[in-house]
Context: one part of a larger RNA
Molecule: large-subunit ribosomal RNA, domain IV
Organism: Pseudomonadota bacterium
RNA sequence: CCCUCGUUAAGGAACUCGGCAAGUUGACCCCGUAACUUCGGGAGAAGGGGUACCCUGGGAGGACCUGCCUGAAACGGUAGGGAUUUCCUGGGGUGGCACCAAAGAGGCUCGAGCGACUGUUUAACAAAAACACAGGUCUCUGCUAAGCCGGAAGGCGAGGUAUAGGGGCUGACACCUGCCCAACGCCAGAAGGUUAAAAGGAGAGGUUAGCCGCAAGGCGAAGCCUUGAAUUGAAGCCCUGGUGAGUGGCGGCCGUAACUAUAACGGUCCUAAGGUAGCGAAAUUCCUUGUCGGGUAAGUUCCGACCCGCACGAAUGGUGUAACGACUUGAGCGCUGUCUCAACGAGGGACUCG
Numbered sequence: 001c002c003c004u005c006g007u008u009a010a011g012g013a014a015c016u017c018g019g020c021a022a023g024u025u026g027a028c029c030c031c032g033u034a035a036c037u038u039c040g041g042g043a044g045a046a047g048g049g050g051u052a053c054c055c056u057g058g059g060a061g062g063a064c065c066u067g068c069c070u071g072a073a074a075c076g077g078u079a080g081g082g083a084u085u086u087c088c089u090g091g092g093g094u095g096g097c098a099c100c101a102a103a104g105a106g107g108c109u110c111g112a113g114c115g116a117c118u119g120u121u122u123a124a125c126a127a128a129a130a131c132a133c134a135g136g137u138c139u140c141u142g143c144u145a146a147g148c149c150g151g152a153a154g155g156c157g158a159g160g161u162a163u164a165g166g167g168g169c170u171g172a173c174a175c176c177u178g179c180c181c182a183a184c185g186c187c188a189g190a191a192g193g194u195u196a197a198a199a200g201g202a203g204a205g206g207u208u209a210g211c212c213g214c215a216a217g218g219c220g221a222a223g224c225c226u227u228g229a230a231u232u233g234a235a236g237c238c239c240u241g242g243u244g245a246g247u248g249g250c251g252g253c254c255g256u257a258a259c260u261a262u263a264a265c266g267g268u269c270c271u272a273a274g275g276u277a278g279c280g281a282a283a284u285u286c287c288u289u290g291u292c293g294g295g296u297a298a299g300u301u302c303c304g305a306c307c308c309g310c311a312c313g314a315a316u317g318g319u320g321u322a323a324c325g326a327c328u329u330g331a332g333c334g335c336u337g338u339c340u341c342a343a344c345g346a347g348g349g350a351c352u353c354g
Stems, first nucleotide, its partner, number of pairs: 001349008010340002014338001019335001027051005036041001038172001052094009064081006095099001107333007114325002119131002135170007147156003173320004178250003183247002185243005192238003198232002203227005210219003251269005278312001279309001290306005
């Protein structure tokens, strides 16, 4: 010097990203206990007091004993006594620094964010605000159900039957959930347009018996082969509507009030429609340590406001919310070697010798 412990004057978070670590508190009995609240909670809230041993009094409890009554019989009824042990309580006394004398055994409070909650998760760097959840809602499915596994047989769903089963989104509860169907998706419709295989076979071509020709060659029936127009022809698409707790989207410029500023108001362009309620420098705010207020002697964090929302916003839910949280964040009380600032002690290393 390192590791693991113990103690420490005065101060008490000045340490540090941050009270990390360590300490404080701790059991039982009694008193007492706020805001808020879903009336259950919050709550062990907070905050106080007591606790050993000896002597003595009272009470509770009641094995058992005795008497009496009713009985054939008492273990029944009633009156009295009452061991051991346990508990409650009054008075007096004794000792110690200290009486749950050792060990084991909540620190507390106030504000905010997120998630309602108990749960689940990255076995071995993440336990959370992530997942799940009860609840909400949309959608599919009429039973040989939909959906899923399998090549099939077959199986799950389910020996269930729409108060059932599958899938998507949201996520207790309270108050709510605005506008847009132009695009994309889905659902419904069927008048018209387009459209496949197939049916159909007009027509065209090849071949050649034959005929014509001196020849070269020409024409060419039937059959066979190749090709092939019209016409008929479904869903789909085009089309017509619907649909947002379907995918999604939810404007710009200019002017205007008798100080100034601002603009309830007006004009104009574009759009399918131009962001409603609520919230807002926010887990979202770039400029930004925005501005004001609070807390501090001093506060880029925190809390309350403002609104100029770069780029919140309503089930990719909006805003609140008691309770809950090894969550995140700010403040305080208590307490401390975290620190000012280090010291001493114990054990084990390092070091020296063997």